Background:
Model confidence (mean pLDDT): 82 of 100. SAM riboswitch aptamer (S box leader) from Oceanobacillus saliphilus, 120 nucleotides, folded computationally.
């Protein structure tokens, strides 16, 4: 890097170090920021991966057994993440409202993107 499956409206500090940019990229809109951005450090939050039990299936060697599991409930040592606004909002197809129309609201998909897990 590339591929496949899930997830993406919840959650997380008034903290040190820094010092001017940030919000993935491109355009366009809106933000945030010297009342402290980036970034590192702590702290924290989830609960993909993990681990225990409970359901529910299903195998025989019929057991306090052993597989599985799109249920469910519980932990947080490890191995990532993540911690301003929905992935901040648009952007591309299509439905529906409203306008003479440009245009705007809104709905579904996709498209790119983040992230875990597992393949190459």
């Nucleotide at each position: 890097c590339u591929c496949u499956u899930a997830u993406c409206a919840a959650g997380a500090g008034c903290g040190g170090u820094g010092g001017a940019g940030g919000g993935a990229a491109u355009a366009g809109g809106c933000c945030c920021u010297u009342u402290g951005a980036a970034a590192c450090c702590c702290g924290g939050c989830a609960a993909c991966c993990u681990u225990a039990g409970a359901g529910c299936a299903g195998a025989c060697u019929u057991g306090u057994u052993c597989u599985g599991u799109u249920u469910u409930u519980a932990a947080a040592a490890g191995g990532u993440g993540c911690u301003a606004a929905a992935u901040c909002c648009u952007a591309c197809a299509g439905g529906u409202c409203a306008c003479u129309a440009u245009u705007g609201a809104u709905c579904u998909g996709g498209a790119a993107g983040a992230u875990a897990a597992g393949a190459g």
The organism belongs to Oceanobacillus, within Bacteria.